[in-house]
C1' cells in the first nucleotide's frame, strides 16, 4: 500500500429505521433479612443544558462530522482510533 471487523452509559453487552437514552449481566448507592457480615430478595443509579419552591419535567448526545427519510444507534459518504488478515 489493499481487504475485513469494530466504536453503545461506570465496565461487558445487545439492539429489527418508529415503541429505545437504549435490553441483559456486573459495579455502585438505599432496602428487607442478619448479634454481625456474606449470600438471597426489593427499589434506584448516564452526562450536558433549560425550566420549577418543590415533586417533577423539557431538549441533545449511541467515536466525529455530513448526507438519506416524516422519522437514522441501525441506511449512505468522509474522516479518526482498535483488531484481524494479505502484500
Nucleotide at each position: 500500500g489493499g481487504a475485513g471487523a469494530g466504536a453503545u452509559g461506570c465496565c461487558g453487552g445487545a439492539g429489527u429505521g418508529g415503541u429505545c437514552g437504549a435490553a441483559c449481566g456486573g459495579g455502585c448507592c438505599g432496602g428487607u433479612u442478619u448479634c454481625g457480615a456474606a449470600a438471597a430478595c426489593c427499589g434506584g443509579u448516564g452526562u450536558a443544558g433549560g425550566g420549577g419552591c418543590a415533586a417533577c419535567c423539557c431538549u441533545a448526545c449511541c467515536c466525529a462530522g455530513g448526507g438519506u427519510u416524516c422519522g437514522a444507534a441501525u441506511c449512505c459518504c468522509u474522516g479518526u482510533c482498535u483488531c484481524u488478515c494479505c502484500g

This is a predicted structure of an 87-nucleotide RNA (transfer RNA) from a Planctomycetota bacterium. It matches the Rfam family "tRNA". By type it is a transfer RNA. The prediction has a mean pLDDT of 80.